The RNA shown here (small-subunit ribosomal RNA) has 1453 nucleotides and comes from a metagenome. Model confidence (mean pLDDT): 83 of 100. Rfam family: Bacterial small subunit ribosomal RNA.
RNA sequence: AGAGUUUGAUCCUGGCUCAGGAUGAACGCUGGCGGCGUGUCUAAGGCAUGCAAGUCGAACGAGUUAUUAUAAUCUAUUAUGAUGACUAGUGGCAAACGGGUGCGUAACACAUUGGUAAUCUACCCCAAAGUCAGAAAUAACUCCGCGAAAGCGGAGCUAAUCUCUGAUGUGCUGUAUACCUUCAUGGUAUACAGUAAAGCUCCGGCGCUUUGGGAGGAGCCUAUGGCCUAUCAGCUUGUUGGUGGUGUAAGAGACCACCAAGGCUACGACAGGUAGCGGGUGUGAGAGCACGACCCGCCUCACUGGGACUGAGACACUGCCCAGACUCCUACGGGAGGCUGCAGUCGAGAAUCUUCCCCAAUGCACGAAAGUGUGAGGGAGCGACGCCGCGUGACUGAAGACGCCCUUCGGGGUGUAAAAGUCUUUUCUAUGGGACGAACUAAUGACGGUACCAUAGGAAUAAGGGGUGGCUAACUUCGUGCCAGAAGCCUCGGUAAUACGAAGGCCCCAAGCGUUAUCCGGAUUUAUUGGGCGUAAAGCGUACGUAGGCCGUUUAGCAAGUCAGUGGUAAAAUCCCAAGGCUCAACCUUGGACCUGCCCCUGAAACUGCUAAACUAGAGGCUGGGAGAGGCGAGCGGAAUUGCUGGUGUAGGGGUAAAAUCCGUUAAUAUCAGCAGGAACACCAAAUGCGAAGGCAGCUCGCUAGAACAGUCCUGACGCUAAGGUACGAAAGCGUGGGGAGCGAAGCGGAUUAGAUACCCGCGUAGUCCACGCCGUAAACGAUGGAUACUAGGCAUUGGAAGUAUCGACCCUUUCAGUGCCGGUGAACAAAGCUAACGCAUUAAGUAUCCCGCCUGGGGAGUACGGCCGCAAGGCUAAAACUCAAAGGAAUUGACGGGGACCCGCACAAGCGGUGGAGCACGUGGUUUAAUUCGACAAUAAGCGAGGAACCUUACCAAGGCUUGACAUCUAGCUGCAAUCCCGAUGAAAAUCGGGACGCCUUCGAGGGUGCUAGACAGGUGUUGCAUGGUUGCCGUCAGCUCGUGCCGUGAGGUGUACAGUUAAGUCUGGAAACGAGCGCAACCCCUGCCCUAAUUUGCAUCUUUAUUAGGGGACCGCCGUGUAUAACACGGAGGAAGGUGGGGACGACGUCAAAUCAGCAUGGCCCUUACGCCUUGGGCGACACACAUGCUACAAUGGCCAGUACAAAGGGUUGCCAAACCGCAAGGUGGAGCUAAUCCCAACAAAACUGGUCUCAGUUCGGAUUGAGGUCUGCAACUCGACCUCAUGAAGCUGGAAUCGCUAGUAACCGUAAAUCAGCUACGUUACGGUGAAUACGUUCUCGGGUCUUGUACACACCGCCCGUCAUGUCAAGAGAGUCGAUAAUACCCGAAUACUGGUGUAGUCCGGUAGAAGGUAAGAUCGAUGAUAGGGGCAAAGUCGUAACAAGGCA
Repeated sequence: AGAGUUUGAUCCUGGCUCAGGAUGAACGCUGGCGGCGUGUCUAAGGCAUGCAAGUCGAACGAGUUAUUAUAAUCUAUUAUGAUGACUAGUGGCAAACGGGUGCGUAACACAUUGGUAAUCUACCCCAAAGUCAGAAAUAACUCCGCGAAAGCGGAGCUAAUCUCUGAUGUGCUGUAUACCUUCAUGGUAUACAGUAAAGCUCCGGCGCUUUGGGAGGAGCCUAUGGCCUAUCAGCUUGUUGGUGGUGUAAGAGACCACCAAGGCUACGACAGGUAGCGGGUGUGAGAGCACGACCCGCCUCACUGGGACUGAGACACUGCCCAGACUCCUACGGGAGGCUGCAGUCGAGAAUCUUCCCCAAUGCACGAAAGUGUGAGGGAGCGACGCCGCGUGACUGAAGACGCCCUUCGGGGUGUAAAAGUCUUUUCUAUGGGACGAACUAAUGACGGUACCAUAGGAAUAAGGGGUGGCUAACUUCGUGCCAGAAGCCUCGGUAAUACGAAGGCCCCAAGCGUUAUCCGGAUUUAUUGGGCGUAAAGCGUACGUAGGCCGUUUAGCAAGUCAGUGGUAAAAUCCCAAGGCUCAACCUUGGACCUGCCCCUGAAACUGCUAAACUAGAGGCUGGGAGAGGCGAGCGGAAUUGCUGGUGUAGGGGUAAAAUCCGUUAAUAUCAGCAGGAACACCAAAUGCGAAGGCAGCUCGCUAGAACAGUCCUGACGCUAAGGUACGAAAGCGUGGGGAGCGAAGCGGAUUAGAUACCCGCGUAGUCCACGCCGUAAACGAUGGAUACUAGGCAUUGGAAGUAUCGACCCUUUCAGUGCCGGUGAACAAAGCUAACGCAUUAAGUAUCCCGCCUGGGGAGUACGGCCGCAAGGCUAAAACUCAAAGGAAUUGACGGGGACCCGCACAAGCGGUGGAGCACGUGGUUUAAUUCGACAAUAAGCGAGGAACCUUACCAAGGCUUGACAUCUAGCUGCAAUCCCGAUGAAAAUCGGGACGCCUUCGAGGGUGCUAGACAGGUGUUGCAUGGUUGCCGUCAGCUCGUGCCGUGAGGUGUACAGUUAAGUCUGGAAACGAGCGCAACCCCUGCCCUAAUUUGCAUCUUUAUUAGGGGACCGCCGUGUAUAACACGGAGGAAGGUGGGGACGACGUCAAAUCAGCAUGGCCCUUACGCCUUGGGCGACACACAUGCUACAAUGGCCAGUACAAAGGGUUGCCAAACCGCAAGGUGGAGCUAAUCCCAACAAAACUGGUCUCAGUUCGGAUUGAGGUCUGCAACUCGACCUCAUGAAGCUGGAAUCGCUAGUAACCGUAAAUCAGCUACGUUACGGUGAAUACGUUCUCGGGUCUUGUACACACCGCCCGUCAUGUCAAGAGAGUCGAUAAUACCCGAAUACUGGUGUAGUCCGGUAGAAGGUAAGAUCGAUGAUAGGGGCAAAGUCGUAACAAGGCA
C1' cells in the first nucleotide's frame, strides 16, 4: 500500500466482498509449565446458610468472676476495702465511610470554566477567652401482669461526659444610630437586649464551652460542551415577572396571598425513542468513527412507591413509619423478612469462578493505650478468557531402511526424518537448604516450606489446528457424477473436479488454531482535511422577496473575532520518551513530556467585525430618441372548411396498398350565386424578435410592464443570493353558465388479422372556444440554479450610438447590448483549459469568489403509514421489511436491422430445357414386422456411406451349436503325433460320434511344427464424434486474414487495410502517419488449342499427311491509336492458331457451424466375458394405406415404324476379351483362330444425322406399365428376391396448381459409347468419352448469397438475440382490515395511609377538624405494540399459459 466482482474487451461511475487490528467474549478440535491480569454483558429475577460495623469500664450505676488485705466468726462463711478480667444496660463516638449496581435520568446528571458580598461543616490543626453554683428525672435492678411468639404494660429505687435552672460574657446573635465601601444584602464604631461549659485520670494528660482562622468535605448558581427523530411545530397558568410573606445552612415561584400578562421556540421549544457522565478504551497517517468491562472521579439506586426522625452530615444498602407485591412463622389472635456486600443456590442464557486462608502488611472505626472489629484489603483456588515467557531435546547419522503416496514403471517424495551412536537436563521426579515482604528495640508472616539454590535420576513427562481455484503462502492421486456436498466474494460439482469426500505431499500459525458475533480500518462509500449534480444518482417549472449567509473604495477610532506573551487551571492512573526492579518479557516503580481545552492579565491592529465621516467604478433614479408575435381590453378584416337556400347538371361520389362501411335519382359529388355560424390567422417568416418561465403571430385603437442604447445630471453601497413564504405556471382534467364550424379521447361500424378491444377507413360524444372559479403537474430540457470578475479570435444577424463621407440616406470603420455559428455545398482552425469519454469552450461543462437547491448501489417506491392542500382526479412531504450483486454512463470491436451507399455472383432479369401432374426405378420418412441392422436431417441428409444385399456380404431376427474360443503372443503340464484325405451314422448345416488311409522336417535336443488340458488373455460394427487423431462438407476460389516498427487514443482499440481511380482479385496506381512484411490472389504444376525439332512399332501399303513419345517455341497490353493524373488501367486496331487470366484441372488463407464420421482406420475412458464374443441354417435389410427427394420413359408428326447410306472419342481384356464359321426369330448355343494387347477381341454399319417409304392427329402404327405363356444365361441355389429373349396383353398419361431447379459456348439441349464395382444383376445410378449443337444478357429496381464503407442497437450463446405484462402454482415480508388483547405517560373526578402544615380543645401527654398527600378506583381519549376472517399490491421461484409492448425506422419512431 491494495485486491476480487457489471463487459466479448475498455475507461468511468457505483455498490457488494476480502486481506489488518481489537474484545469482559462464545462455540469446535486440541492441550505441557510458569508469571501478570481478568471472569453474570442475560432476569435491577427469586433467594437456604454463614459472615460483611462496631468500639470505649480512663463517662455511669450495677452484676459476675479471680487474687489479695482487714474485721467479724460457728473456720462452713460473712462484711468492708484494694487490684485485675468479663458483661447486659445508660452515655459517647462511629454507623452518611468503606463495598455493590447502572433501574431511572437528555438533567446543572456529568465535564470544563467561573461565582457564592446567598452558605454549612463532627473528628483534625492554629489563635484568643473560659470551665462557677445548684436541681429534677430515667434505664439497668426489684415486684406484679399480658402474650404462642415478637414483644409490651404498671408500681418502686438509682448514677453519669443524660437532662434542666441560675451566675459570668473575651466574644457571638438581634435591634437602633453614625461613617466607609460595593452594581448589590459587605465592613467599622457606639448603645440596648439575649446567649456557654463536664468531667475522667495511672497526675503525664485527655476532655468540655464560646469566638475567629485553616485544612479537608458538602450545598447552591452561571457560561460552554457532548445522542436520534420535524412523518414531534407550536409549548406554558406557578406558567413569566412584581410586592409582601413562609421556608432553608443558604439564593430562588422552592412554597403561599395579591397584582400584571407575560415566558420559551426553526440557533429546534414541546413531544417521542435511546442512554448513567467523565478520565479514558479500540481503530485510524490524521481528521474522525465506535465504545464507556476491569482501575480512578462524579452521579444514581438499595424488594416497589410515599414519608419523615436522629444527626455536623441521610430523607439513610445490612435504621424507623405507612401502603403494595412476594416469601416465611403462628396456638389464627398476630408477627418476621429484604445478598444491585463476600462466598453460595435456583432460574434465565451461547456464556462468566471457591459456601477457601488471614487481619502478617495497607487502610478505616472506636479507644489515652494495650487492643478489638473489618468478605475493605492481603492471599490462595477454578477457567488457555487475555497478554508475556519457556519447553516438547542437541550433534552425528544412507545417494537414502520399513511403511505410506505418486509414477512416463526407469524412478521420485516423505527424508537426516527414523533406527543407531554420542551428549545435555530447561522442564519433570526425589532429597537437602531456604528467603525479601517486619515498619517499630523486642515480639509478630495468611501467602509458605512458596519463590530461589544445591545434589541425584533419566530423552526421559509434553503438538496440534487451519488452509492448499483466484483474491492468498501452499498440488497430486483416488472416490463421487448438478448427486452428496462446498462457498467470505467471484463461483465449484452434469464421468478425466488442484474448489465436494479421503489419502499423501506442501503452506501458515503454534499451546494453541479456526469459526461466529461486534467495533474501527481499508471506504476519498457523507468528502472540514477530502466528493459530486449536461449524458452515470443529483439544478426546485419560473420569478419576487423575509430571516439567514456573503458584500465596493478611503480615513479615523474600538478591540468582539484574530495573533503574541505572562499567570492559573486542565486530579491520579492511562498513552509517549528515558532510567530502574522482578533471570528476560508481560507487569511494576521513578522522572520527563503530553493533556491540542477553559479562564485572568498585558500587548499588536494587517484582515473580519462594530462606530463615525467621506467617495463613485456596483445598484438605483432623471432626460432623449428608437426596437419588439411582451401583457390586458375593445373593434374590424379576408381566405378556407361546414351547413342552409336557390340555379345548372347527372350517376356516381368518397375512401384505400386494395377494399368496404358511408353519401347519392327524395338529385349527391361537381359548379354558380346568396345567407349563417364558429374556429384559426396563408404569403411576409428568418439561423428573426419579445417575455422570468409557461408562452406570445391577421389589422386598428386604448391601457400597461420590462429590456437595450445615448447623455453622465442626481442619490451614495441603497448590493448578491435566498430556507420558510407569496405569485405566475403548457396540455389534460373538474365546477357553473354559454358556444359548437373543423378536429376529435370514449363509443359504433367497415377493413386487416390466427385474434385486432390497435395501426387504415366512415361516423362520432366529452373536449378543444368564451366568462368566472379550481387543479399545480410535463422529456415544465440547454436534461446545464443565480450573481460577479477574468481567460486568443473569426463570421453572420437583431437593436442603439458615434466617426468618416455625403445635399441627405446607403455603404464603410469603431463601440455597447443581445441572438447564433465556426458544419458539406459555402466565408470562418475553434487556441489554451476542462472532461470517463462524448463533448464544452467569452451564452463554459475553463479559472475563481458568494449564496441557494439537490445526490449517496439496483429493485421494493416516488409506494405504504402519518400530516398538509384539493369538489374530485389527485398533488406535496416521504419510509421500512424483504430481495439482488449488480443496476448504470461513454466509447470500442463484432454481429444484426422489415437502416443507407457502392460493388460482385446464372442472384435476379433476358433466354433454353426441366422438376412439381402420369407410370416405373431409386433413396428417405412413416407404418408394419420376429427382424425390416446402423449412420446421414435446412442450405451443408435423402441414385448419400453402398463403385453394385439371392447365400456370402450382414452388423438385424428365429433356431441349433462352441467357450482360451474364428484370430495374436506367452507359460505350465499331458502326451499323441505333422498336416491332410476318405468312409459310415445323426443332423437343415455347423457340428458330434465312430472307422480307415497316409504317416513331415531335423543339427536327434521332443528342437521346430501341430493337437489336448489349465492359465495369462483373445474378441466386441457394444457406448461416448460433446474426451480425440485423421479425413471430409459449407461459407468459398469469396478476397480477404494478420504481423513488426512507428504514430494516434487514459484504454479497449485505431492507423497500416480508409479515400480517388482501376481490377477477376487487399490486382495495380496515386495520395495520405505511416513504412515494410507474412498467409491468401496471381504465377510456378498437369491437360488442351498453333508451330518446330528428334525418334518410329503394333501406326503409316511407300512418300506426304495423320498418329504416338520426348523436348522446345509462342502471348508480354509486346506494337499502333484514343481516353485518363503523363499513372494504373480501359477501349479500338494491326499481326497472329490463340488477345488481354486463351479454355479446363489440381491447388481452398485466418476462421465458422461442440457441422459429419468411434460403422473405413486409429484411439482415451466406460461396459459385456458359457456372451453385447464365435460358428451354422433359414429369414430379413426387397414389407406398403401414405408423404417427400433424385431420376428414367412418355404424352407424340421437329414424331413413330420400316428400308438404305455416313461420321467418333475414350476405355477394358488370361479365373479374361473372345473372331470366323454353323444352329436358333431372339436371348443365346456350338466352336475355337487370335490376343498378356497402337498388333487380337469387346466393337457394330456408335447413335442422333442423312435419303426414301408409310402412318395423318386418334389414347393412335403414340406410350409402354401390368399380366399370361414359352425360353436363355450366371450361379451349390434365381420361391421370398436376378437379368435377358420371344409371343401375347396394352394401364396411367394429350405437356402438368401453388411453387421450384440447371445452364452464358463447344456451354445448354439432344444423341449414343466406355469403365469401375461385378459369378450374375435389379445401372434408368455414378464416373469418363466423343457426336450434333443453340438462344439470351436491356440492365442491377427487386429475390438470394457475398465483399467494402457508413448508421442505429437495451444483441455478444451475437435476431433461431434480447425482452414486457396479465393469468396459473408455491413461498416470504410489509401495509389495510369488522375488531380483540396489552403496555406507557398524562388528564378529570372518587377514596385517602404514614407524614407535613394548620384551626380548636388544651397545654405533660392526647383528642376532634381542615389542606396537601402514595397506592387504589371510575371515565373519556392519546401514543406504541401484539393478534385478526378477508381483499389488494410487492419480492422471489422450474423448462407453465396468452400474446409480442420495448431494443434496428423493432416493423405505427